[in-house]
RNA sequence: GGGCCGUUAGCUCAGUUGGCUAGAGCGCCACAUUCGCAUUGUGGAGGUCGCCGAUUCGAAUUCGGCACGGUCCACCA
Numbered sequence: 001g002g003g004c005c006g007u008u009a010g011c012u013c014a015g016u017u018g019g020c021u022a023g024a025g026c027g028c029c030a031c032a033u034u035c036g037c038a039u040u041g042u043g044g045a046g047g048u049c050g051c052c053g054a055u056u057c058g059a060a061u062u063c064g065g066c067a068c069g070g071u072c073c074a075c076c077a
Stems, first nucleotide, its partner, number of pairs: 001073007010026004019057001028044005050066005
């Protein structure tokens, strides 16, 4: 330098052909249960979907550029 894959909640990850309101598990908070803790149950908070731009009536999803991570290849005076 080139190819491919990835980036979505604090963590691990779904998200099908562009349109339901952006979700799950774990974690966190409150309440109930308990003498107390744990467990269990109910409810809740938490997101610019990596960044910038483009296309579209409409973008997590399509296109371009950039950044970061992984992997393979090439180059190396």
Molecule: transfer RNA
Organism: bacterium